[in-house]
RNA sequence: CGGGUCGAGAGGCGCUGCGACGGACGAUGUCCGCCACGCUCGACCCGGCUGAUCUGCACCAAGGGCGCCUCCGAUUC
Numbered sequence: 001c002g003g004g005u006c007g008a009g010a011g012g013c014g015c016u017g018c019g020a021c022g023g024a025c026g027a028u029g030u031c032c033g034c035c036a037c038g039c040u041c042g043a044c045c046c047g048g049c050u051g052a053u054c055u056g057c058a059c060c061a062a063g064g065g066c067g068c069c070u071c072c073g074a075u076u077c
Stems, first nucleotide, its partner, number of pairs: 001047009010070006018038001021033005037063001
């Protein structure tokens, strides 16, 4: 750095639908379906690359189309 598994990021309903995914076709694309955790953080496993300070303490998230609702916190008036 990449892939996977698990956990966390308070929760739900509706809508649209890009990518990915599935199917069909006249097929390097078109159509249909599905679809708003695909993101971040942490732990573990696997693989690749690299070649090197170590230890302690403290703090601890930030985002996620549109509309509505619940919960939680703060509190202008």
About this RNA:
The RNA shown here (SAH (S-adenosyl-L-homocysteine) riboswitch aptamer) has 77 nucleotides and comes from Pseudonocardia sp. MH-G8. Lineage of the source: Bacteria > Actinomycetota > Actinomycetes > Pseudonocardiaceae > Pseudonocardia. Its mean pLDDT, the model's own confidence on a scale to 100, is 78. It matches the Rfam family "SAH (S-adenosyl-L-homocysteine) riboswitch aptamer". A reference for the family is Wang et al. (2008), "Riboswitches that sense S-adenosylhomocysteine and activate genes involved in coenzyme recycling", Mol Cell. RNAcentral holds the sequence, with entries from Rfam.